[in-house]
C1' cells in the first nucleotide's frame, strides 16, 4: 500500500438494491395486578440513522471524502 463487508434505539438487527412515515424484539420508566415480587397485560421510542460534502422538491437509502471494526490479498 490494495480489495470486500460493516456502522441505525441502552443491547441484538431490520429498513438501503426499488428515495418520500425511523422501526421489530429484548431491556427500562410508569400504571394495573400481588401483601411483596415474578409472570401477565396497559402506556410511554428514549435515536445527529458513524462524519462531512454533493446530486434532488426529497436523502437512514444514490454519488464523492473521510473515519471506526471485520476479513482477505501483498
Nucleotide at each position: 500500500g490494495g480489495g470486500g463487508c460493516c456502522g441505525u434505539a441502552g443491547c441484538u438487527c431490520a429498513g438501503c438494491c426499488u428515495g418520500g412515515g425511523a422501526g421489530a424484539g429484548c431491556a427500562c420508566a410508569c400504571g394495573a395486578c400481588u401483601g411483596a415480587a415474578g409472570c401477565u397485560c396497559g402506556u410511554g421510542g428514549u435515536g445527529u440513522c458513524g462524519c462531512u460534502g454533493g446530486u434532488u422538491c426529497a436523502a437512514a437509502u444514490c454519488c464523492g471524502g473521510c473515519u471506526g471494526g471485520c476479513c482477505c490479498c501483498a